[in-house]
Annotation: GlmS glucosamine-6-phosphate activated ribozyme aptamer, 147 nucleotides, folded computationally.
C1' cells in the first nucleotide's frame, strides 16, 4: 500500500462513473454528468415511479428511492365483536371544480483556476397532485347495544 470484518455517519432528479464531450498535456490527469416543485402504515415478491422549467450530455452507464401491482399483517369506513367489500391515518367508489413568493438555466459581479469548470450575491416566470366543496352510487351479512 491492498484485502475481510465490524462500528458511526451521510442521499432521494439521490450516490457514483471506465462511454462521450470539453481541458491541460511529457507520462497522463482533471471537468461535466438531473432545475426545483410534489410524494412513505408495516413486511415480502415483481416491476422501475408523479409534475412541470430549462433549448436540452438533464446523452450513455450502474446502484438506489416515499410510485404502482400481489399477498400477509395492523388500523378506519354505524356502539361493541367477527366476516365480507374497501381504502391507509386528512383511511367507501366515481365524476366536476379545486390556491401559489419553485428552483436552476440566462444575465451581472465577486473571488478560485493554465484551463475546462465550479462556488457566492441578485430579479422573475410553472405545472401536476392533495386537503376541500357539490353531485350520484355505496354505507352490506351476522349477532348485540342504545334511543
Nucleotide at each position: 500500500a491492498a484485502u475481510u470484518u465490524a462500528u458511526c455517519u451521510u442521499a432521494a432528479g439521490c450516490g457514483c462513473c471506465a462511454g462521450a464531450a470539453c481541458c491541460a498535456u511529457a507520462a497522463u490527469g482533471g471537468u461535466u454528468g438531473a432545475c426545483g416543485a410534489g410524494g412513505u402504515u408495516u413486511g415480502u415478491a415483481g416491476u422501475g415511479a408523479u409534475c412541470g422549467a430549462a433549448a436540452a450530455u438533464u446523452c450513455g452507464g450502474c446502484g438506489g428511492a416515499u410510485g404502482c401491482u400481489a399477498c400477509a399483517a395492523c388500523g378506519g369506513a354505524c356502539u361493541a365483536u367477527g366476516g365480507a367489500u374497501u381504502c391507509g391515518u386528512a383511511a367507501g367508489a366515481u365524476a366536476u371544480a379545486g390556491a401559489a413568493c419553485a428552483a436552476a438555466a440566462a444575465g451581472u459581479a465577486a473571488a478560485a483556476u493554465c484551463a475546462a469548470u465550479a462556488u457566492u450575491a441578485c430579479a422573475a416566470c410553472a405545472a401536476a397532485a392533495a386537503a376541500u366543496a357539490u353531485a350520484u352510487c355505496c354505507u352490506c351479512c351476522a349477532c348485540u347495544u342504545u334511543u
Its mean pLDDT, the model's own confidence on a scale to 100, is 77. The sequence was found by an Rfam model in a public genome assembly. Rfam family: glmS glucosamine-6-phosphate activated ribozyme aptamer. It is annotated as a riboswitch. About the family: This entry contains a glucosamine-6-phosphate activated ribozyme that is found in the mRNA for GlmS. GlmS is an enzyme that uses fructose-6-phosphate and glutamine to generate glucosamine-6-phosphate.